RNA sequence: AGAGUUUGAUCCUGGCUCAGGACGAACGCUGGCGGCGUGCCUAAUACAUGCAAGUCGAGCGAAGCAGAUUAGUGGAGCUCUUCGGAGUGAAGCUGAUUUGACUGAGCGGCGAACGGGUGAGUAACGCGUGGGCAACCUGCCCCAAAGACCGGGAUAACAGCGGGAAACUGCUGCUAAUACCGGAUGUGUUACCAAAGCCGCAUGGUUUUGGUAACAAAGGCGAUAGCGCUUUGGGAUGGGCCCGCGUUCCAUUAGCUAGUUGGUAAGGUAACGGCUUACCAAGGCGACGAUGGAUAGCCGGCCUGAGAGGGUGUACGGCCACACUGGGACUGAGACACGGCCCAGACUCCUACGGGAGGCAGCAGUAGGGAAUAUUGCGCAAUGGGGGAAACCCUGACGCAGCGACGCCGCGUGAGCGAAGAAGGCCUUCGGGUCGUAAAGCUCUGUCCUAUGGGAAGAAGUAUGCUUUGAGCAUAUUGACGGUACCAUAGGAGGAAGCCCCGACUAACUACGUGCCAGCAGUCGCGGUAAUACGUAGGGGGCAAGCGUUGUCCGGAAUUACUGGGCGUAAAGGGUGCGUAGGCGGGCUGUUAAGUCUGAUGUGAAAGUCUAUGGCUUAACCAUAGGAAUGCAUUGGAAACUGGCAGUCUAGAGUGCAGGAGAGGGAAGCGGAAUUCCCGGUGUAGCGGUGGAAUGCGUAGAUCUCGGGAGGAACACCAGUGGCGAAGGCGGCUUCCUGGACUGUAACUGACGCUGAGGCACGAAAGCUGGGGUAGCAAACAGGAUUAGAUACCCUGGUAGUCCCAGCCGUAAACGAUGGAUACUAGGUGUUGGCGGUUCAGACCGUCAGUGCCGCAGCAAACGUGAUAAGUAUCCCGCCUGGGGAGUACGGUCGCAAGACUGAAACUCAAAGGAAUUGACGGGGGCCCGCACAAGCGGUGGAGCAUGUGGUUUAAUUCGAAGCAACGCGAAGAACCUUACCAGGGCUUGACAUCCCUUGUCAGCCAUAGAAAUAUGGUGUUUCCGCAAGGAACAAGGAGACAGGUGGUGCAUGGUUGUCGUCAGCUCGUGUCGUGAGAUGUUGGGUUAAGUCCCGCAACGAGCGCAACCCCUGCGGCCAGUUGCCAUCAUUAAGUUGGGGACUCUGGCAGGACUGCCGGUGACAAACCGGAGGAAGGUGGGGAUGACGUCAAAUCAUCAUGCCCCUUAUGUCCUGGGCUACACACGUGCUACAAUGGGCUGUACAAAGGGCAGCGAAGGGGUGACCCGGAGCGAAACCCAAAAAGCAGCUCUCAGUUCGGAUCGCAGGCUGCAACUCGCCUGCGUGAAGUCGGAAUCGCUAGUAAUCACGGGUCAGCAUACCGUGGUGAAUACGUUCCCGGGCCUUGUACACACCGCCCGUCACACCACGAAAGUUUGUUACACCCGAAGCCGUUGACCUAACCCGCAAGGGGAGGAGACGUCUAAGGUGGAGCGAACGAUUGGGGUGAAGUCGUAACAAGGUAGCCGUAUCGGAAGGUGCGGCUG
Repeated sequence: AGAGUUUGAUCCUGGCUCAGGACGAACGCUGGCGGCGUGCCUAAUACAUGCAAGUCGAGCGAAGCAGAUUAGUGGAGCUCUUCGGAGUGAAGCUGAUUUGACUGAGCGGCGAACGGGUGAGUAACGCGUGGGCAACCUGCCCCAAAGACCGGGAUAACAGCGGGAAACUGCUGCUAAUACCGGAUGUGUUACCAAAGCCGCAUGGUUUUGGUAACAAAGGCGAUAGCGCUUUGGGAUGGGCCCGCGUUCCAUUAGCUAGUUGGUAAGGUAACGGCUUACCAAGGCGACGAUGGAUAGCCGGCCUGAGAGGGUGUACGGCCACACUGGGACUGAGACACGGCCCAGACUCCUACGGGAGGCAGCAGUAGGGAAUAUUGCGCAAUGGGGGAAACCCUGACGCAGCGACGCCGCGUGAGCGAAGAAGGCCUUCGGGUCGUAAAGCUCUGUCCUAUGGGAAGAAGUAUGCUUUGAGCAUAUUGACGGUACCAUAGGAGGAAGCCCCGACUAACUACGUGCCAGCAGUCGCGGUAAUACGUAGGGGGCAAGCGUUGUCCGGAAUUACUGGGCGUAAAGGGUGCGUAGGCGGGCUGUUAAGUCUGAUGUGAAAGUCUAUGGCUUAACCAUAGGAAUGCAUUGGAAACUGGCAGUCUAGAGUGCAGGAGAGGGAAGCGGAAUUCCCGGUGUAGCGGUGGAAUGCGUAGAUCUCGGGAGGAACACCAGUGGCGAAGGCGGCUUCCUGGACUGUAACUGACGCUGAGGCACGAAAGCUGGGGUAGCAAACAGGAUUAGAUACCCUGGUAGUCCCAGCCGUAAACGAUGGAUACUAGGUGUUGGCGGUUCAGACCGUCAGUGCCGCAGCAAACGUGAUAAGUAUCCCGCCUGGGGAGUACGGUCGCAAGACUGAAACUCAAAGGAAUUGACGGGGGCCCGCACAAGCGGUGGAGCAUGUGGUUUAAUUCGAAGCAACGCGAAGAACCUUACCAGGGCUUGACAUCCCUUGUCAGCCAUAGAAAUAUGGUGUUUCCGCAAGGAACAAGGAGACAGGUGGUGCAUGGUUGUCGUCAGCUCGUGUCGUGAGAUGUUGGGUUAAGUCCCGCAACGAGCGCAACCCCUGCGGCCAGUUGCCAUCAUUAAGUUGGGGACUCUGGCAGGACUGCCGGUGACAAACCGGAGGAAGGUGGGGAUGACGUCAAAUCAUCAUGCCCCUUAUGUCCUGGGCUACACACGUGCUACAAUGGGCUGUACAAAGGGCAGCGAAGGGGUGACCCGGAGCGAAACCCAAAAAGCAGCUCUCAGUUCGGAUCGCAGGCUGCAACUCGCCUGCGUGAAGUCGGAAUCGCUAGUAAUCACGGGUCAGCAUACCGUGGUGAAUACGUUCCCGGGCCUUGUACACACCGCCCGUCACACCACGAAAGUUUGUUACACCCGAAGCCGUUGACCUAACCCGCAAGGGGAGGAGACGUCUAAGGUGGAGCGAACGAUUGGGGUGAAGUCGUAACAAGGUAGCCGUAUCGGAAGGUGCGGCUG
């Protein structure tokens, strides 16, 4: 960076598709290891269970527990004993005091507003960015200043008594505080008053002094350190509010708004504010998009991109919002509070039915949903947070681990040597090639792995003690990860490769299978018997622990174009103007500094991206530093340009004055020609109409003609790519009213201009409403024709309409398919209207405004355009973004309606399209040719027969050939054979080829069986080479390789052939032109049979064709002279013989004809016409010869051949049958239908051929076919062999015949093993159809047609066929209009499989999406009314009450509260309304489908030119009317 795909090819336009990158992914196949990341995108669905917010005893009381002390009690045991007792005295019990690393509640403090989750809502000051607060708050923390005096009353816990299932709770009684309250003090703070000062962008702020009033505290805890408490000022941090700018789509959402906008006053708040209330005013927002609807958390960033952009918002970070749904406040420094409270609702759970409990969008986990997303793990060791003086406690934040190839990164699955190129697979041209050094084998290594051993960093602190008081020393202790990373040793190549692709795009090819099937496919497209495209295999390519697919985004896509597109014909200029907003705007001067440029400052968080360096073995990853952050704000400057302001100018624009031109518009009047009608005259049989007719009119007098009259519509000639108008449009003449342009002048204004979204006006034809009018014309309609039909074209009629007035409609191919304005950029030539110069002139020169043509540069895909741009530029508007669906549906606006304007989607296709090129085609044109027509002659089509084909039949009727170009064709000859077909009988290495082994005979003959093939037996003892062994030939038997196939495919092929067509064409090289396909040459003017030749020419040459060269024939010559010939000489029955070469002839050579000569025409050419000479004259006649190509033309059955198929048969042998069938149809022929003939007799003249398994003479026999015979001849010798028509004569006399000969009968002949199916010939007899042939059709232009016979090939036999030969021997051609075929040029084309093309619409069937629809269901939004929880606020408060006051007390006061009421209000209810969504009988059109039906509309003049708008009619395409366009 591009590529594929529209075409036969080309260029362009234009869509679709692909190659790249990315992902929170999913799915398929596969899966070794590690590191770092990452993981519910769906149901903001519902949640079992556990955990996620506590802590402080150094704030407090009480209880329990443990210990200590002490008092009392107690009295085991011990000692003494006089046995009476005495002494000592443990445990236990009771009380008090005290201690505590104890326990769990309570009061109290702090925290719980952080951390963590989610993205429902939100289009918003929500977020981003930059500012503001002179309108604010801030617990804990830091600094500073000043303080803490004197008192008081309660209350939980606890105890007792109760209620309740529980949750919980009532009453009574006791008690503490860092809980609560009163008083004092006031550094101070706040408020007010007074005075003074300073400052600010406004409101205003601030400082000092004085006065008055109000307001503090816990002297608590501890251990002495210290921690706390109160007031104030400041700081830090965190928040609150306000503002500028930015922030998705829909206008088929255009108007919205009553606390709404502002003011005053009050209330409320930390604070400003309609934040709230009362009153007053009537404002506020909106095309620069209000309001409404849809969608959506925003950003740093992330992905992509060269960038500009586009897409996105997972993880990480910032902000916001939310916490089952909705509402509400409380507490507090902070919440209207995820793990708080109250209420309502839905849901779930418990219940004793009375009532209660709950909220995972915290971490795990479950169910559900889904294509899809993890463990009910470990630990507080680190980092961070809360509480605490601290130890410490708590912490699903966090650190780690687990699961998942989900992503990125790294590593491995081994390395070296190793050719008998192993085996095996696959392919094969059978030689070999390839997998492939690949394997095996040998020598090594040890990453990962396995085993064993060692083993971290991450730890900083904290506590205690000592202390020289130092950031000191010592001791003790703290690791979830983890026995992990890492290190060492040992082991052994051992355990570790897949996925996709291989037709082109796109790297990579073969075989087999399949046979439009199965399947593939991103696009184009593959598959119908040789598939590199399906499936498999081998091989190859790519990537690799992954690989593919799907989805989404960007890119490519300049395919929304700011960078960076367009609009004549491809999609696209509004039908035209006027004009609002807006955009843009002439010269000069001054000023300003908004835009613009520049410097500085602040900000632009971190992370990320980029650069550099460093750390994990590397990388991913991480760290550090820098850059970037294109932006915003503030500020200093510059002043050219744009803008603002001021002034001025006249070149833009306008006005004035003077002129001339014009179908410009409106109104009124007038005119003549013509059509029609009426009246009258004249006049008679037709008129009219058409391709031809008919309908129609006319003897009731038409048409024609003359005169008169009526009425409507349109204005001939002039008339012109002439004029005017913005467009539509405007055409007789006159008058009136009126618009615009142009020229001249340069007096006036002084930028007043250009464009123009909305808006307004005008706007052909058709159409509509009302009223007139109506001559002609004429949709519809009727009739007549045409036609298969004819709802058409043609004809005869004919109504709306066409005309006028008034009002609608608002569209056209409303076109130059070309918006407007301005400026600039070669010329030439017409024309209209002016002006100037000049002239004898109307000529000429110049200029302005129009209107045409040609044309340079330029532009353009080309065509073309080209000062009237489609060129070069500027400004403004409109419009386009693949085709179809569709200018349709829905909605809206307008309209009386018709309809107009605005204007989609689903679905579907891979194209649709423009210009040009080459062909082909045309019921387009021009030129030319051909037995193409015409002019002629003879046929075919009718008959009979022959032959071929179709069809039918059959056991088989073998196969092929199929318009011309199959059909007397393959077949130059089917009785058997041929033969391929059928029936039956046989064979299986085979009828035939090669190779091997064994044997040694074979063959032939005979017999038997048989239809034969064949089988059996008998007989039979071969040939050659060799020294022998043996070999060869041949035969038999055997095994396998193989043979064999007229089996398939001519659409796999070679070769051969037909055809266009013996038509004159088909091409190439170089050059030139064109972006290119291509063109030129090859076209043009002549000419020719011819692309034959000449001339001209951006062409010059050349090739294959034409012609010539070849053969036959036509003339004479030379040479030669047997088998041919015979003039002269001789001879014979006879050229028989001698002889001869003269002649004929034979066959070889050379000659001859070349438009060479003459005249004319033509261009001084080529050539043509005529003539001479000549045997022949313009290619003398005939043949051979067939360009590039076309028809997938024919042939696999001539032959060859790939592939497929058969292999005791699809091969092969044999017998018989069939190819010969026969209702019929067609082709080609023969014979005829007769007198130009038939029959008979006689008689004449050829050429070219053939002949030895042959031709066969003479002679003889037979009526004859033929037979006997066997001379001659391998042939210029002999034979076939008679030529026939002809000529002469006789006969027949127009008949189904003396024509015609079919058919049949009988008897024969020939060939052949064999004539039944199924040959040919002869004789006799028989004697059919047929009397010249419908529509139609064929051949032939001169030695031709016609006619006559002869020969040959094939062949045993069989010829009306075929191939040749000669005899006799015509007619006609004016001519190229027409039919057919062909050639050249040109034109149109929507064709290219090429007109046997393409293609339109209805109808029928199937499927798909959509619209309408009685309605049904549902969501959502706002409104009105009702009801109204909790709660704040307000009022009240008769009831209740410890603190304060009065009072001795009782009690009262004050203050507070319960309760009640009220405003607001969630949910709920009722009602109508708006906006959606789904479904819906039926219905409408649309799309797509295989070979359906009907027609033929369009493309060619498409057979009626087409198309546009409109109206109307019709099965359908469509027809017709009116106006318009040329595409």